A computed fold for a 1506-nucleotide RNA from an uncultured bacterium, annotated as small-subunit ribosomal RNA. The sequence is in RNAcentral, with records from ENA, Greengenes and SILVA.
RNA sequence: AGAGUUUGAUCCUGGCUCAGAACGAACGCUGGCGGUGCGUCUUAAGCAUGCAAGUCGAACGGCAAGGUUGCAGGAAACUGUAACCCUAGAGUGGCGGACUGGUGAGUAACGCGUGGGUGACGUACCCUAAUGACAGGGAUAGCCGGUAGAAAUACCGGGUAAUACCUGAUAAAGUAUUAAGGAAUAGAGGCUUAAUAUGAAAGGAACUUUUGUUUCGCAUAAGGAACGGCUCGCGAGCCAUUAGCUGGUUGGUAAGGUAACGGCCUACCAAGGCGACGAUGGCAACCCGGCCUAAGAGGGUGAACGGGCACAUUGGGACUGAGAUACGGCCCAGACUCCUACGGGAGGCAGCAGCUAAGAAUAUUCCGCAUGGGGGGAACCCUGACGGAGCGACACCGCGUGGAUGAAGAAGGUCGGAAGAUUGUAAAAUCCUUUUAUAACAGAAGAAUAAGGUUAUGAAGAGAAAGCAUAGCGGGUGACGGUAUGUUAUGAAUAAGAGGCGGCUAAUUACGUGCCAGCAGCCGCGGUAACACGUAAGCCUCGAGCGUUGUUCGGAAUUAUUGGGCGUAAAGGGCAUGUAGGCGGUUUAGCAAGCUUGAUGUGAAAGGCGGGGGCUCAACCCCCGGAUUGCGUUGAGAACUGCAUAACUAGAGUAUCUGAAGGGCAAUCAGAAUUCCGGGUGUAGGGGUGAAAUCUGUAGAUAUCCGGAAGAAUACCAAUGGCGAAGGCAGGUUGCCGGCAGAAGACUGACGCUGAGGUGCGAAGGUGCGGGGAGCGAACAGGAUUAGAUACCCUGGUAGUCCGCACAGUCAACGAUGUACACUGGAUGUCCGGAAGAAAAACCGGGUGUCGAAGCAAACGCGAUAAGUGUACCGCCUGGGGAGUAUGCCCGCAAGGGUGAAACUCAAAGGAAUUGACGGGGGCCCGCACAAGCGGUGGAGCAUGUGGUUUAAUUCGAUGGUACGCGAGGAACCUUACCUGGGUUUGACAUACACUUUAAUGCAGUAGAGAUAUUGCAGCGUAGCAAUACGAAAGUGAACAGGUGCUGCAUGGCUGUCGUCAGCUCGUGCCGUGAGGUGUUGGGUUAAGUCCCGCAACGAGCGCAACCCCUACUGCCGGUUACUAACAGGUAAAGCUGAGGACUUUGGCGGAACUGCCGGUGACAAACCGGAGGAAGGUGGGGAUGACGUCAAGUCAUCAUGGCCCUUAUGUCCAGGGCUACACACGUGCUACAAUGGUAGGAACAGAGUGAAGCAAAGUCGCGAGGCGGAGCAAAACGCAAAAAACCUAUCGUAGUUCGGAUAGGAGUCUGAAACCCGACUCCUUGAAGUUGGAAUCGCUAGUAAUCGCACAUCAGCACGGUGCGGUGAAUACGUUCCCGGGCCUUGUACACACCGCCCGUCACACCAUCCGAGUGGGGGGUACCCGAAGCCGGCAGUCUAACCGCAAGGGGGACGCUGUCGAAGGUACGCUUCGUGAGGGGGGUGAAGUCGUAACAAGGUAACC
Repeated sequence: AGAGUUUGAUCCUGGCUCAGAACGAACGCUGGCGGUGCGUCUUAAGCAUGCAAGUCGAACGGCAAGGUUGCAGGAAACUGUAACCCUAGAGUGGCGGACUGGUGAGUAACGCGUGGGUGACGUACCCUAAUGACAGGGAUAGCCGGUAGAAAUACCGGGUAAUACCUGAUAAAGUAUUAAGGAAUAGAGGCUUAAUAUGAAAGGAACUUUUGUUUCGCAUAAGGAACGGCUCGCGAGCCAUUAGCUGGUUGGUAAGGUAACGGCCUACCAAGGCGACGAUGGCAACCCGGCCUAAGAGGGUGAACGGGCACAUUGGGACUGAGAUACGGCCCAGACUCCUACGGGAGGCAGCAGCUAAGAAUAUUCCGCAUGGGGGGAACCCUGACGGAGCGACACCGCGUGGAUGAAGAAGGUCGGAAGAUUGUAAAAUCCUUUUAUAACAGAAGAAUAAGGUUAUGAAGAGAAAGCAUAGCGGGUGACGGUAUGUUAUGAAUAAGAGGCGGCUAAUUACGUGCCAGCAGCCGCGGUAACACGUAAGCCUCGAGCGUUGUUCGGAAUUAUUGGGCGUAAAGGGCAUGUAGGCGGUUUAGCAAGCUUGAUGUGAAAGGCGGGGGCUCAACCCCCGGAUUGCGUUGAGAACUGCAUAACUAGAGUAUCUGAAGGGCAAUCAGAAUUCCGGGUGUAGGGGUGAAAUCUGUAGAUAUCCGGAAGAAUACCAAUGGCGAAGGCAGGUUGCCGGCAGAAGACUGACGCUGAGGUGCGAAGGUGCGGGGAGCGAACAGGAUUAGAUACCCUGGUAGUCCGCACAGUCAACGAUGUACACUGGAUGUCCGGAAGAAAAACCGGGUGUCGAAGCAAACGCGAUAAGUGUACCGCCUGGGGAGUAUGCCCGCAAGGGUGAAACUCAAAGGAAUUGACGGGGGCCCGCACAAGCGGUGGAGCAUGUGGUUUAAUUCGAUGGUACGCGAGGAACCUUACCUGGGUUUGACAUACACUUUAAUGCAGUAGAGAUAUUGCAGCGUAGCAAUACGAAAGUGAACAGGUGCUGCAUGGCUGUCGUCAGCUCGUGCCGUGAGGUGUUGGGUUAAGUCCCGCAACGAGCGCAACCCCUACUGCCGGUUACUAACAGGUAAAGCUGAGGACUUUGGCGGAACUGCCGGUGACAAACCGGAGGAAGGUGGGGAUGACGUCAAGUCAUCAUGGCCCUUAUGUCCAGGGCUACACACGUGCUACAAUGGUAGGAACAGAGUGAAGCAAAGUCGCGAGGCGGAGCAAAACGCAAAAAACCUAUCGUAGUUCGGAUAGGAGUCUGAAACCCGACUCCUUGAAGUUGGAAUCGCUAGUAAUCGCACAUCAGCACGGUGCGGUGAAUACGUUCCCGGGCCUUGUACACACCGCCCGUCACACCAUCCGAGUGGGGGGUACCCGAAGCCGGCAGUCUAACCGCAAGGGGGACGCUGUCGAAGGUACGCUUCGUGAGGGGGGUGAAGUCGUAACAAGGUAACC
């Protein structure tokens, strides 16, 4: 410090997710040791048991038990009694129980933090210095006796003490009142002086020379220290869907109350006080030092430690006291628990342990007082504070689980075809060490020197003792714990796991599984080759831990102060005016609030940071420094802001002059058009549409002429033009009103800018009332269209549109661009004004456009009219959906508007641009694409293929174009893969091994359907003298063979198609942030990305073309089996023969055609048009040749091949059957329907092939298929072989025929072991459908279509199919509007699996959350009233009464009682708020393939949207 994820790819916006750190954690797996910390975060839920606050006999009365002594009794034991010592328990009294310890419920508050104030206050114990302590009195508990009660406890009588209580005296400073004083202060109750009044006490102990001394206490006032009370400034949560709150409320006066100020309380008076700088209300919450995170600013948090506050079962209350409204005190009320004799009582773990429940979850009913604290003179007692130990990997830190050597790179595991690789120096083995562990022994520090003791010195005192002060000596106490630590012995001995390995993110292979099981933080993996699931091996990371989950910060500049944005991504308010607020021009001399700087106080300690030190290190602990960014006090400064002073004119404004304008309101006038009404002319239609119909018209329309009426809107001018703040504004004239511009430069003197709320204006549509209504026209009606058509189109038509008044207040109210000001190159239009000029141009100011520099921007683009550079102020945004919805509130007559969520759900949604693809977008161009023609298919019969059906099987594949006379170039057996049945298992076939046997092989027989089994006969290879070797076959065994079994979506190869279309790319350069572009686009041209020109491109490659083959012309050479002109011979005839090399022909090598020439067009080009010559003319005709790629196209059944599957079978052999089935549907063909024909007869002319298991002539037989025959020919020689149509002659005469030949009967031929299923052909007979074929559809542009036959491959036989060959031989093409396909450019796009795309809404089903809801059940707080405990305060004087007064009576005082105000809980009523639940209803979200349509994206087929 970043990364992953939206796309085909890109840039941006934007969310989601990850890597880091942390934790009082929990869970999973695992677990050796030690140190230091931490440990109920959940129900402030309830608690058994024990302990957590006592102490003082030196305050007091007194005393059980015990001890010593004396006395009495007794033999003794012992008993009784007295004194002393010692004091338990209980009591009076003092001090302490207000500290410590726990918890965080409440609390948004002066509760906390920080800094001040207290002249408005308090303080026991402690310290300092001082004074005093006199004289008296009356009770009471304990105790004794008794009563009531179960108990708790209560009561009566008697009697007793005090440092308990009371009275009097004294009293300086105290307090109260009054008076006086002077200074300071913002102010005040402060200070000084005087007078009057008033207010104290207690003793104990030790010592003693008995006078006293010392000490601990007591009283008074003062001071200190420390602690508290009150008060003020500032600071720190969320919600405005909480906007108004307040009656002791705000202030005053008086009295009361308090330690003290104060409405703190009461009476009276006044009517205030708080609030947009957020009152009031609601919700959640102890606050801080700090802690976590972060670069910081911030954000989160408030466990442990420390400070403060609050609370102690819930609520209320006071008492005591220095201090409490009191956790382990009291009273009352409520809930709960316990005891009870039912009458009454007791209790409060949010102390330490512990228990129950809750929960994912948090420890021992341990030991002890060293330190601290309480009491005491002290010893000492108490102390669950604390010190320790125990449990828990909960956290941090440290240590260990061994070290060295060790290659045969062992074995085993894993991977690999093998070689080998890896685990891995790892192990083993050898040597060594002993932290830790176990055992034994030793063994701390933490403990000071306390009290008491002793020694010395000193002070006071007349002086002794003790005491006091100082110094020395000596002096007890350890829970932890026989612990830490040390030493010795033993022995590698006791000690390693967890997560991960697709990317982010370090680390990979194999097997299993097969969208299953599962994984997953995000993207996403899994449907038979999973680096993603599970396992194994290996590897990576961390390590006594490792992962997961949760939470916080970070990354996130994703709330942006540091540090973001708003034209199109989310986001500028519809526009103006203006309040508060914010901000504000120039100069002057001041002030010092902000600001700058210095000093000073504070900012507790701990923590953090730096340095140093102590535990072996570290964690941990200690010391020092700095920091604590803050607040207060004070000194200085005056640039800037502010305040205040005096001025200025550049901002802003006023007046005068001039000017332009659809600016507003009102009145009035005009013409054109439309409709209607009346009249005339006139006759059959009009109207409307894609086409129609509804409609209208013979009752006279439309058309046309004349006249009239009505309402609305203002053609041309007119514009990219004008005005207005926006909405918006358009005939003319007049009136009233507003704004703007320019010129001159007079006046005011900052008067300004912005603007939360507020107020006004605000299109269309809508609403109310009243008018008006020509045209248009929601709704509605009808007609069409359509599968439907509640639409688009047509005919009508109501509201509305118009006017007045009132409401409404919205919009794609848009420049999707807030307002104002300043600055920053230009060019070119236009409107208004100025100035100038003869006119124009140039110039100045203000508007309105276009293009563009810099700059900005994700890009598009903006660019002085900024989206540039700055300033001021306002509004708004923070992922998509849910949703501008619900709810609350406000506005509205309503419709509705404003404000405006959440649950839930997704990992995207989005902007701009790029490349494609697509469009019922556009332009250009091509193709038998259409058109123009010719002939077919679709109808019939048959052939053939396919589907379907059938079947034991009808083997398999091919399926739009690009399957269907296709694989198959030929299924009777074979083929053959299918079915039935019968056999066989190292196999029908290959390789190699071991053993045994035998030549191989041929012939014949038996059984059988055959395979097969078996028998007999014949037969014995090569080399070598031989042994033997080699070769071959059969059997057995184990390796293996075999598979037309699956996967063409694992593949190679081959092929189809777009398409023989003209395209597809690269290098370098340039442009762009980038994907990409350019080149390859443009202007011409071409069959062509063919060529030329231009151009930030220049070149190149694969394609095109050419090179190759056939064909057309020709030259040369050569030639027999071909040919025959000349010569010769010769025949019945014939190149038949000699011969020839001329011709034809054959074969080779050449030539020829290149837009080369001429003319025209074109740009002086390329090229095109025409012409000449030429056999051929503009690629002459044909073929071969198929770019980058597309279709997961086809083929695992040609072949090859990965993986999977079968192995006495899915292999292999055999016989028979099937692939040939048949209601039907489709494709491709053949033959026809006839006279351009059929039939009969006659008589011509090819090319290309092919032939030895062959072609076969002549001859001959048969009507014929064919038979017999066998010359010739391995073929320019012989054969197949007859070419057919054409031509000539005759006949048929338009008919189901002399057309057509299916079907069927009979008889045959040939091939073949074999024609039944199931061949072809022949002859005779039979003679079906069919009379030119619906919708639709195919081929063909010249030697082509059409038509005619011939040959060949396959093949024993079988051809209407296929592949070739020649014969005869047309018609038409104006042209590119349309259909189909394609190419280039451009445009739109929400498509990219790319239009067979994407995608919307209802309905149906399931699930989820939510809203409304008759109600219903809780919680909270509020108001009013009722009741009213305890208690303080007040009243009354009923009862009782020790101290004082009084001779007494009595009084004073006190307690009890009664009573009043207040008052908790409780009750009643009302409305508010919140949560749960609720029949039913509403929409929303999600879900695999559901239903209906097709709204949007292309002109989305009616442009879309508000």